[in-house]
Context: one part of a larger RNA
RNA sequence: GGGUGAACGCUAGCGGUGCGCCUAACACAUGCAAGUCGAGCGGUAGAAUUUUUUAGCUUGCUAGAAAAUUUGAGAGCGGCGAACGGGUGAGUAACACGUUGGUAUCUGCCCCCAAGUCAGGGAUAGCCAUUGGAAACGAUGAUUAAUACCGGAUAGUCUCUUCGGAGUAAAAAUUUAUUGCUUGGGGAGGAGCCUGCGGUCUAUCAGCUAGUUGGUGAGGUAAUAGCUCACCAAGGCUAUGACGGAUACCUGGUCUGAGAGGAUGAUCAGGCACAAUGGAACUGAGACACGGUCCAUACUCCUACGGGAGGCAGCAGUGAGGAAUCUUCCACAAUGGACGAAAGUCUGAUGGAGCGACACCGCGUGAAGGAUGAAGGCCUAACGGUUGUAAACUUCUUUUCUGAAGGAGCAUAAUGAGAGUACUUCAGGAAUAAGGGACGGCUAAAUACGUGCCAGCAGCCGCGGUAAUACGUAUGUCUCAAGCGUUACCC
Numbered sequence: 001g002g003g004u005g006a007a008c009g010c011u012a013g014c015g016g017u018g019c020g021c022c023u024a025a026c027a028c029a030u031g032c033a034a035g036u037c038g039a040g041c042g043g044u045a046g047a048a049u050u051u052u053u054u055a056g057c058u059u060g061c062u063a064g065a066a067a068a069u070u071u072g073a074g075a076g077c078g079g080c081g082a083a084c085g086g087g088u089g090a091g092u093a094a095c096a097c098g099u100u101g102g103u104a105u106c107u108g109c110c111c112c113c114a115a116g117u118c119a120g121g122g123a124u125a126g127c128c129a130u131u132g133g134a135a136a137c138g139a140u141g142a143u144u145a146a147u148a149c150c151g152g153a154u155a156g157u158c159u160c161u162u163c164g165g166a167g168u169a170a171a172a173a174u175u176u177a178u179u180g181c182u183u184g185g186g187g188a189g190g191a192g193c194c195u196g197c198g199g200u201c202u203a204u205c206a207g208c209u210a211g212u213u214g215g216u217g218a219g220g221u222a223a224u225a226g227c228u229c230a231c232c233a234a235g236g237c238u239a240u241g242a243c244g245g246a247u248a249c250c251u252g253g254u255c256u257g258a259g260a261g262g263a264u265g266a267u268c269a270g271g272c273a274c275a276a277u278g279g280a281a282c283u284g285a286g287a288c289a290c291g292g293u294c295c296a297u298a299c300u301c302c303u304a305c306g307g308g309a310g311g312c313a314g315c316a317g318u319g320a321g322g323a324a325u326c327u328u329c330c331a332c333a334a335u336g337g338a339c340g341a342a343a344g345u346c347u348g349a350u351g352g353a354g355c356g357a358c359a360c361c362g363c364g365u366g367a368a369g370g371a372u373g374a375a376g377g378c379c380u381a382a383c384g385g386u387u388g389u390a391a392a393c394u395u396c397u398u399u400u401c402u403g404a405a406g407g408a409g410c411a412u413a414a415u416g417a418g419a420g421u422a423c424u425u426c427a428g429g430a431a432u433a434a435g436g437g438a439c440g441g442c443u444a445a446a447u448a449c450g451u452g453c454c455a456g457c458a459g460c461c462g463c464g465g466u467a468a469u470a471c472g473u474a475u476g477u478c479u480c481a482a483g484c485g486u487u488a489c490c491c
Stems, first nucleotide, its partner, number of pairs: 001491004006487005013363006019356002021321001026319003030316003035080003040077002046071011087274003097198003101194003105191003110187008118152001120150002128141005158167003172179002200246003207237003212234008249271004253264004276297005299310004327353001329352003335349001336347004366396004376387004401428006410418001435480005440461003446475005456463002
C1' cells in the first nucleotide's frame, strides 16, 4: 500500500448491486417447509335439480320417505414422488477431493426399435357390529373392490444348459381418441467399482501388520476383490517416513504480489460427509433414508402411573454463548420441481419486499456575482494580520425533497407478489442534508492560553520537572468525506 462475512468509537441525506451466527454440530415454544392422482378401486357425509308418494291442511305451503341425475368434503386400498430440492461442515489426511485412464456392473421416469397384452382364483383395508385403552393405539366377527395379491396358459432376439432340453411375463382405464402394462435390444443422462499422479505439520512417533500378504475352493454382490469363510503358504508396508499423534471437508476459485510465491476456501458453482448420540436393516430403479422404521443412550414433554410422544445443521423465530450477524413478512406472477390426460394442487426451492453505511459503485448537501475586506472570534511588535468572497446582499438553478398527474417491462391467448414500483411530466421552494481524524520527526498541516515528571500522550523515536509547535482547551491549518478513525487478521 492492498484486502476483510468484520467488530468498536464519533457521525450520518439518498439510490443501485451484493453480503449478513466466523462463537455452542448448544437447547429449542409456535407456525409453515412433500405431496399428488376419482382418466387405478370400493365407497361416502353433505348440497342441488327432477319425479313419485304420505301426513297436516290456510288448497299451495310445511314436514317426512323413496327413486333418478349432477356435484362432492373427510377417511381407506392402490400408483408415482418422498433418495430431488433446502441446511450444515461435526467427522474425514482418505481413491474423500482434483485430474488421467479403465470396466467386472446397475439404471425408475425420458427417446428409438421389435414382439406380446389369454382365460381364471382367493383374500384384505374401508364400511357395519361388538369390544379394550386416559391417551398413543388397537382386538374380534361379518362383508366388499382394484392397474393390490396369486397360481395357470402362451415364449423368442431373454436366462441356464450336459446343446438333447429346461425355465420365466402382462393390467387395464375411458369422453373411442389415446394413455397404460409385459418382454427383449439400443440410446441419453445418472450411479457403482478399479487405477497413475497431486495437495498439511510432527522423528521429543521407528518399527507396523494374523484377514495381516498371497493362493485354492466355497459363499456373497448389480459387479471386481480377503468383501466373508474353510484350508494352505509366510508373506505385506517402512528414513522416497510405514505406524502413531496433531490439525483440517476438498476443488473451481478468492486476497496479495511485477512474477515466482505466500495466505485462504464466507457468498456463487462442482464433489464429499452428516442429520440429538451410537448401531441396524426394511421398502425401493435408487437410501442403509434431515421432516421413514427398529434398538440402545442422554435430554425434554404428556399421563388416569398401566404407558406414551419428540428431534430446526429446512424458512422465520426464542433462549444461551459471544466483540458480533436480520422479518415468527408477501406470492406461486416468473424460473424450476413432484403428481396429474388436463384443469389444477403442492412447493419457506425460487421470485420479492423488510432490517443492517457490512462492502462496492453512483449522486447530493447549491451555482455565479459580491470589499467599507462588515460584525464577532483568534493572534499582535497594538500598526495591523487572519478567519475571508467566507457571510450579509443581488441574480439564477432544482439533481435531491414535498405534492399532483400519467405510467411501462417482467407476460401474454389469459394470469403480476413485487407495486401504482422503475420512469416521465407539472407545481413549490435554497429549500430536507457534514462530519471524522490529525497538525514534534517518520507524515500533509502551528499559534495562544492552562498545567508544571502532575494531569496526561504514545505505532516507533520519545514528550511533560514554569515560556510544552508532543498533555488539555481555543483559534487557525492539513487530510479524507457520508463517512472517518481504532482494533484484529492475511499478503
A computed fold for a 491-nucleotide part of an RNA from Sulfurimonas sp., annotated as small-subunit ribosomal RNA, 5' domain. It matches the Rfam family "Bacterial small subunit ribosomal RNA". It was read from a public genome assembly. Taxonomically the source falls in Sulfurimonas (Bacteria, Pseudomonadati, Campylobacterota, Epsilonproteobacteria).